[in-house]
RNA sequence: GGGUCCGUAGCGCAGUGGUCGUCGCGCCCGUCUCAAGAACGGGAGGACGCCGGUUCGACUCCGGCCGGGCCCA
Numbered sequence: 001g002g003g004u005c006c007g008u009a010g011c012g013c014a015g016u017g018g019u020c021g022u023c024g025c026g027c028c029c030g031u032c033u034c035a036a037g038a039a040c041g042g043g044a045g046g047a048c049g050c051c052g053g054u055u056c057g058a059c060u061c062c063g064g065c066c067g068g069g070c071c072c073a
Base pairs, nucleotide, nucleotide: 001072002071003070004069005068006067007066010025011024012023018056027043028042029041030040031039049065050064051063052062053061
């Protein structure tokens, strides 16, 4: 330098045009316990890499850029 895949809360992920952006772990509160853990119930969250384009409408489609993985040179 070329190709290809990926970038979504603290972490790991789902979602591939519309409505409330999902689940698990973690975090907070409660029940239980001498206490803690486990279990059960409830709850919070400046989360769609950045910029532009298409569209009535974009996490989703298109372009550029940034970052990461793999392959080729």
The RNA shown here (transfer RNA) has 73 nucleotides. RNAcentral holds the sequence, with entries from ENA. It matches the Rfam family "tRNA". About the family: Transfer RNA (tRNA) molecules are approximately 80 nucleotides in length. The family's RNA type in Rfam is transfer RNA. Its mean pLDDT, the model's own confidence on a scale to 100, is 81.